[in-house]
Predicted 3D model of a 76-nucleotide RNA (c-di-GMP-I-GGC riboswitch aptamer) from Acetobacterium fimetarium. Its mean pLDDT, the model's own confidence on a scale to 100, is 87. It matches the Rfam family "c-di-GMP-I-GGC riboswitch aptamer". Its family is annotated with cyclic-di-GMP binding in the Gene Ontology. NCBI's taxonomy places the organism under Bacteria, Bacillota, Eubacteriales, Eubacteriaceae, Acetobacterium.

RNA sequence: AACGACAAAGGCAAACCUGUCGAAAGGCAGGGACGCAAAGCUAAAGGGCCUGUAAAAUGGCAGCCAGUUACCGAAA
Numbered sequence: 001a002a003c004g005a006c007a008a009a010g011g012c013a014a015a016c017c018u019g020u021c022g023a024a025a026g027g028c029a030g031g032g033a034c035g036c037a038a039a040g041c042u043a044a045a046g047g048g049c050c051u052g053u054a055a056a057a058u059g060g061c062a063g064c065c066a067g068u069u070a071c072c073g074a075a076a
Base pairs, nucleotide, nucleotide: 003073004072011036012035016031017030018029019028020027021026034063040068041067042066046065047064048061049060050059
């Protein structure tokens, strides 16, 4: 550098429910766990998706790809 164990220590939290903000997508807080080895961060660089519209603008998604940083160390 790469890789990811029925390893150790920890971490996050889908659907759904409640409250709240928003026109919506969706966000935030609490509950809750489907999953996750980056499910940490980035939507002022790129693709994609969603919202919206006649078409745009606008807004959103990092748990789609991507970029970037990082804990642990069996095997190959």